[in-house]
Molecule: small-subunit ribosomal RNA
Organism: metagenome
RNA sequence: GGGUUUGAUCCUGGCCCAGGGUGAACGCUAGCGGCGUGCCUUAAGCAUGCAAGUGGGACGCCCUGAACCGUGUGCUUGCACUCUGGUUCAGGGAGUCGCGAACGGCUGAGUAACAAGUAAGAACCUACCCACAAGUGGGGAAUACCCUGCCGAAAGGCAGGCUAAUACCGCAUACGCUGCAUAGUAUCGAGCUUCCAACUUUCGACUAACAACUAACAGUAGGGAGUUGUUUGUUGAUUGUUGGUGGUUGGCUACUAUGCAGCAAAGGGCAUAACUGCCCGCUUUUUUAGGGGCUUGCUCACCAUCAGCUAGUUGUUAGGGUAAUGGCCUACCAAGGCUACCACGGUUAGGGGAGAUGAGAGUCUGACCCCCCAGAAUGGGACUGAGACACGGCCCAUACACCUACGGGUGGCAGCAACUGGGAAUCGUGCGCAAUGGGCGAAAGCCUGACGCCGCGACGCCGCGUGUGGGAUGAAGGCCUUAGGGUCGUAAACCACUUUUGCCAAGAGGGAGACCUCUUGGCGAAUAAGCACCCGCUAACUACGUGCCAGCAGCUGCGGUAAGACGUAGGGUGCGAGCGUUACCCGGAUUUACUGGGCGUAAAGCGUGUGUAGGCGUUUCGGUAAGUUGUGCUUUAAAGACUGGGGCUCAACCUCAGAAAUGGGUGCAAUACUGCCGGAAUUGAAGUACCUAGGGGCUGUUGGAACUUACCAUGUAGGGGUGAAAUCCGUUGAUAUGGUAAGGAACGCCGAGGGCGAAGGCAGACAGCUGGGGAUAUCUUGACGCUGAGACACGAAAGCUAGGGGAGCGAAAGGGAUUAGAGACCCCUGUAGUCCUAGCCGUAAACGAUGCUCGCUAGCCCUAUGCCUUUUGGUGUGGGGCGUAAGCUAACGCGUUAAGCGAGCCGCCUGGGGAGUACGGCCGCAAGGCUAAAACUCAAAGGAAUUGACGGGGACCUGCACAACCAGUGGAGCAUGUGGUUUAAUUCGAGACGAACCGAAGAACCUUACCCGGGCUUGACAUGCUAGGCAUUUAGCUUUCCAGAGAUGGAGAGUGAUUCCAAAUUUUUUGGAAACCUAGCACAGGUGUUGCAUGGCUGUCGUCAGCUCGUGCCGUGGGGUGUUCCCUUCAGUGGGGUAACGAGCGCAACCCCUGCCGAAUGUUAAAUAUUCAUUCGGGACUACCGAGUUUAUCUCGGAGGAAGUGGGGACGACGUCAAGUCAGCAUGGCCCUUAUGUCCGGGGCGACACACAUGCUACAAUGGCGCUUAACAAUGGGUUGCCAAGCCGUAAGGCGGAGCUAAUCCCAUCAAACAGCGUCUCAGUGGGGAUUGAGGGCUGAAACCCGCCCUCAUGAACGCGGAAUUGGUAGUAAUCGGAGAUCAGCCAAGCUCCGGUGAAUACGUUCUCAGGUCUUGUACACACCGCCCGUCAAGUCAGCAAAGUUGGGGGCACCCGAACCUCAAGUGUUCUUGGGGGAAGGUGAAUCCAGCGAUGAGGAUUAAGUCGUAACAAGGUAUCCGUCCUGGAAGGGGCGGAUG
Repeated sequence: GGGUUUGAUCCUGGCCCAGGGUGAACGCUAGCGGCGUGCCUUAAGCAUGCAAGUGGGACGCCCUGAACCGUGUGCUUGCACUCUGGUUCAGGGAGUCGCGAACGGCUGAGUAACAAGUAAGAACCUACCCACAAGUGGGGAAUACCCUGCCGAAAGGCAGGCUAAUACCGCAUACGCUGCAUAGUAUCGAGCUUCCAACUUUCGACUAACAACUAACAGUAGGGAGUUGUUUGUUGAUUGUUGGUGGUUGGCUACUAUGCAGCAAAGGGCAUAACUGCCCGCUUUUUUAGGGGCUUGCUCACCAUCAGCUAGUUGUUAGGGUAAUGGCCUACCAAGGCUACCACGGUUAGGGGAGAUGAGAGUCUGACCCCCCAGAAUGGGACUGAGACACGGCCCAUACACCUACGGGUGGCAGCAACUGGGAAUCGUGCGCAAUGGGCGAAAGCCUGACGCCGCGACGCCGCGUGUGGGAUGAAGGCCUUAGGGUCGUAAACCACUUUUGCCAAGAGGGAGACCUCUUGGCGAAUAAGCACCCGCUAACUACGUGCCAGCAGCUGCGGUAAGACGUAGGGUGCGAGCGUUACCCGGAUUUACUGGGCGUAAAGCGUGUGUAGGCGUUUCGGUAAGUUGUGCUUUAAAGACUGGGGCUCAACCUCAGAAAUGGGUGCAAUACUGCCGGAAUUGAAGUACCUAGGGGCUGUUGGAACUUACCAUGUAGGGGUGAAAUCCGUUGAUAUGGUAAGGAACGCCGAGGGCGAAGGCAGACAGCUGGGGAUAUCUUGACGCUGAGACACGAAAGCUAGGGGAGCGAAAGGGAUUAGAGACCCCUGUAGUCCUAGCCGUAAACGAUGCUCGCUAGCCCUAUGCCUUUUGGUGUGGGGCGUAAGCUAACGCGUUAAGCGAGCCGCCUGGGGAGUACGGCCGCAAGGCUAAAACUCAAAGGAAUUGACGGGGACCUGCACAACCAGUGGAGCAUGUGGUUUAAUUCGAGACGAACCGAAGAACCUUACCCGGGCUUGACAUGCUAGGCAUUUAGCUUUCCAGAGAUGGAGAGUGAUUCCAAAUUUUUUGGAAACCUAGCACAGGUGUUGCAUGGCUGUCGUCAGCUCGUGCCGUGGGGUGUUCCCUUCAGUGGGGUAACGAGCGCAACCCCUGCCGAAUGUUAAAUAUUCAUUCGGGACUACCGAGUUUAUCUCGGAGGAAGUGGGGACGACGUCAAGUCAGCAUGGCCCUUAUGUCCGGGGCGACACACAUGCUACAAUGGCGCUUAACAAUGGGUUGCCAAGCCGUAAGGCGGAGCUAAUCCCAUCAAACAGCGUCUCAGUGGGGAUUGAGGGCUGAAACCCGCCCUCAUGAACGCGGAAUUGGUAGUAAUCGGAGAUCAGCCAAGCUCCGGUGAAUACGUUCUCAGGUCUUGUACACACCGCCCGUCAAGUCAGCAAAGUUGGGGGCACCCGAACCUCAAGUGUUCUUGGGGGAAGGUGAAUCCAGCGAUGAGGAUUAAGUCGUAACAAGGUAUCCGUCCUGGAAGGGGCGGAUG
């Protein structure tokens, strides 16, 4: 910096990502070189080999060889041989002796410590090395080796005997060293004490001044003997401190001198004839360097759920011990020592230089390299030595392992390799001492797994390469495609060139070698590219497969048939011999905030005060210089880091030089601020005097009203209670009313967002005791102050203990209701409690959700209480309100009562849940309180504000929404549609309103999509290609026969054709093309799927009045304003006002029909007029008058007028419902292709227990039927048609054919209701017509399934319809008929039009429904059909408790007790015995830490379980907090509190 909480916004806040790093590991891959690096785990166990020896110039001995001398023999007299011979040299062997082995190498278990880092210090030691000085004389006794003997399996040991030394022991010497003694000098501090000076404490005496009180006197004022206090001065006694001075005593130390005592030594080699010289050694003392031991200041992890620890503990004295100080150890004495600046305890850990990261401050780490420490199987111990309590030494114990003859022995890889085991994981049983370094040696040299090299591992860093340049037909191939093309891609092929790496060869150099390096020549593009990613963050996109599957995922999240997120491919991006993943660290994270955060509502102010430690602190002067600042010196090892050079071809790497930083020590300087010391001041603070308000606190006394109870009286049938009731009380007299008495609790009016108190809290009146606040003052003191960890005190209500009290109220409990239930809300009772006394508890939404104190920063108003002025007002101290001052805040808001600007101190917070819980501790009688985690789980949880939606919130308005009225539906029969069921099929779609006489304006076949059966396969239909045919046929047409249900198949007959071009030829022929046929290939076809991939169209809210935009303004922003408000309207219609001004889509109007008038024209008609039709105009615009209203607009009334928004229609804003339709059409994807296509026959869509919806006909007398004269319409339709007259038939209809392409003819005399006359007479009737039988008619190939009509006969239910529900406000409802579309016919009682007759009612907006505007609340945003709580049931997970059980840690007590240390005794070199201490072990009582644990309680989590409905809206009883009781559960109730 980004992603992620929301519909969107701002903030808070967590989670996640991009960067860098690693001793890494894993996956895929891999060409080379250089430099580094490599058991992080079991301080587990280790076969084998090596890792510390060396010196013969310290010593003797043995063996071998050589030389010389000697002895002996043989003889060739100078040769050979021999030896218990000697000497010398060389080599080997063990031993004595010296030095080394305490270094080097490894590891990090322990250690929270003087272990480390840093800076100082004093009481010490130091082999080898350097330096100064002095010395090195003369003796002695042993012993290993060796020999002999013995024991043992071995390891090894014992006895006797011999021998040497630089091994060991005396003696001499002593410059010197050490110790003691004496004397002198110097120095030091301490105790006691004399005197003096200064300051000071306390107690007086005297004097003076001032103040207060006060007797007599006095009317007051006054007065003032006296008393008291304060102060000044003088003075006496006295305490203490400091300084000076003298005296006395004591001792350490240093130096000097003297005396006494003690303490040394080793030789070897070379040279020399020797003397002697040189070298290496040896002894004594001193010194340096380097090394080491010891002490101290500062720094150094986490836990307070570790708060008190400590008996050698702290100190004195004396002694011991040590190289040395010291309780290091011992004895005695004293009672100390440490601790909140964190003792003690627990956990973890080697420390540092440094490494990683970071802008830095920091945070994390302590591999490699360097320094220090610690350890060497575990524990203890000493010896030797200069040095160890010793990795490759010793002793003992323990565990483990090995050998064994079972008696006994041996061992220690955390050295280098190697092995086993563990583990995700870490190498060769390599070469060499050539270099560097170490040990020994005089040296040569020997030893050296230190070290130098090689090997293995991409483990890391660095470097190089896998070719370079041309090369378009943009090849093939892959992938995509809109089918054109695009892309891989100059990439390849191909051409030219080069040779790093590699291979071969030669030469040179280096190296102990292995081998390496360099130079030159040759070969050949050859030997050499992968990994991860591609939705966003984050660079990089398409196709296919899959279909909430398989899978991905760091976070948000992808996947449910078109996935850029899974898998694969193509392409792309990034890095590159590597690339990814995992783990861990820093960063981002200002997310622990020192730099650099916060606390009203997001997490966060202790309930309140008093006050300890601590922190901070007014003005001024002087001093000091601790903090602070400057500067000089020193130290902070080297390496590393930084800068500048240099060396490997560069780099990594190595190397040289320099500088810096930081911390410590120390010297000097400065003095502003802070500190400290001293002096002064008054404004902070406190005090005094006087005045003052108050429900401040405690105690006692006392009052009236109300209430309940008891008694008496009056009086009679109810009372009480509720939404309505009931339980309950009452004729044994209630309620009501009057009187009397008793009791307890609370205090009306005053009384008020008024007062007091630190908070909790405090109210009748009076009295007593008592705390705090405020005003005023030339008063007093003189910083005495602020805050406040711990601590202490107070602390509503509920609750607890004991004793009282108990009127009312009232958890629990009981009863009555309500309810599906009602453990509740409502009602009737009612116990604890509420009250008092004494004592606990210690919590609340203990809130202003705002710690205390001080200062500064515009105002206005009200109020309480002082003082001053008085007309107003002014000035303090408190309380409250407003607000665009500024400012702050995420916003809301705060704003002199700050949440502003600053200072001081305290408390608290760090994602949500788990959880204020568990465990532990403290407190409590208990309830419980305080303190206070983790595992696990989620990606959010949250604050404020915005827009919507919603509310059993509010206000206003509208609508046939209700109400009023009329007629219905729901009941019957039938018709139609739907569901369900059935079926081979009953094709499909439509589903609250807004599906259900809907798609369908017409299913017998067809339609038709469904079922059964039978056929066809380039197809019923379109286009293209290939091959063949194209003339007497196979284009087309007519027709016959056969098979078949038909489609179709087969066999014939007849008729019969064309267009264009070219060539030859002009007769025709040939060729090609078109058209057509056959066969084949591309393809057709699909009412198959997806309306949740779509277009188009439609429904609905709704003909509701709304929905938006531009610019401006406001707001961080989402957004707001405009569009809100007032009046008005059918209307966001119009007007007024207004930080808005305008505009758009809607409204209205424009369009059509109709109603009035005029003009013109017009067929039909004999003609005219009218009606009529058509066309063109007029008319209405609230124009006029009156009233009301804001001058507006508008409303109401009136006149005139056919008509006062006239009536009806078309017209449907932004949008909502993933609404409907892939089956009307179109269309992407998917699917079928001898079938899901297509054709045919038959069937089905018409089924039928039932349910629903829409209608028709009725139930009758406002009626039915008959007759009569018979009356009055309008719109439409008609040539495959309407069909007249006439005739036949009871009728449907038939024959017939005039007329009509229609103002002419026909349907159609055009109607019916209506009117008149008659009849029926209240009944299942002459109402009603279903159903059924018979006979006919019509259409049509065809009326069985399955048509309509007519006649006769039959004559069902049904007597006005339960709950519920529909339509309608006027030419409407109701009622009556007519026409049309579709159509051969018709299931039409449907739909759409047409006219006839023609009502009733509307008080009004409380309620129901729907809608609109404003406002309010919200935990909703899929938007209340929302959200959401708890029990129960199930699965999973982690933690808690738990009878117990297992393991471990450190201590305590006791027992036993090795090596070793120490003490004592013993006639005792070596020894023995005993005492004390002492590791390991054992026993016991406790304690701490872990593991397991039947079971128990709670928690978390898990698409669709159960019960309820607690919360969010007034959430349907407002919610929440504390506490008590209670209930399946959320919860309910009581008491007090908060408003969130």